[in-house]
């Protein structure tokens, strides 16, 4: 240098064209406990950046950033 892959919440995964982005742990506040853990209820919180197709894009196309393998 050539080539494939991968990038969603604080971490671990779904959602593969139809809109409120789902869940678990983890955070936080109520409740129960003499306290604490545990338990039960609520609550906040993500789509790597930029363009393009499109009636719409997490999803497909290019470009770049990271990262991870392959071969040389």
């Nucleotide at each position: 240098g050539u080539c494939c892959g991968c990038a969603u919440a604080g971490u671990u995964u779904a959602a593969u064209g139809g809109a409120u982005a789902a869940a678990a742990c983890a955070a936080a506040a109520a409740c129960c406990u003499c306290c604490u853990a545990a338990g039960u209820u609520u609550u906040a919180g993500a789509u790597c950046c930029a363009g393009g197709u499109u009636c719409g894009a997490u999803u497909c196309c290019c470009g770049g950033u990271g990262u991870g393998g392959a071969c040389a």
The RNA shown here (transfer RNA) has 72 nucleotides and comes from a Patescibacteria group bacterium. The organism belongs to Bacteria candidate phyla, within Bacteria. Its Rfam family is "tRNA". It is annotated as a transfer RNA. From the family's description: Transfer RNA (tRNA) molecules are approximately 80 nucleotides in length. The coordinates come from a structure-prediction model, not an experiment, and the mean pLDDT is 80.